About this RNA: The RNA shown here (transfer RNA) has 72 nucleotides and comes from a Clostridia bacterium.

[in-house]
RNA sequence: GGCCCGUUGGUCAAGCGGUUAAGACUCCGCCCUCUCAAGGCGGCUACAGCAGUUCGAAUCUGCUACGGGUCA
Repeated sequence: GGCCCGUUGGUCAAGCGGUUAAGACUCCGCCCUCUCAAGGCGGCUACAGCAGUUCGAAUCUGCUACGGGUCA
């Protein structure tokens, strides 16, 4: 340098053109408890960036960035 795959909350992770972007853990608040833990209820936080296609994009396309694989 060519080709292929990936990038979603603090972490893991679902999603396959129209969902309120699901869930688990963490964190925060309340309840419970003599206290802590456990448990119950509630809450905050995410689509790598920029363009394009489309009535509509996390999802399709291109480029860029980062990570991995492979060929030379």